[in-house]
RNA sequence: GUGCCCGUAGUUCAACUGGCGGAGCGUCUGACUGUGGAUCAGAAGGUUGCGGGUUCGAGCCCCGCCGGGCACC
Repeated sequence: GUGCCCGUAGUUCAACUGGCGGAGCGUCUGACUGUGGAUCAGAAGGUUGCGGGUUCGAGCCCCGCCGGGCACC
């Protein structure tokens, strides 16, 4: 340089192939406990890598760029 795959919460991953962005772990608060842990209840946390396009509507489709991985030269 060329081709393919991937990028979504702090982290690991979902979201029916276009129709309300959610779960586990973690964090915080409360209950329980002599304290802690475990358990239970609740809460916070997102410009879906960046910028455009299509569409009534985009995490999903199209284009460019950035980053990671694999293969080839």
Model confidence (mean pLDDT): 80 of 100. Transfer RNA from an Anaerolineae bacterium, 73 nucleotides, folded computationally. Lineage of the source: Bacteria > Bacillati > Chloroflexota > Anaerolineae. The same sequence occurs in records of 2 taxa.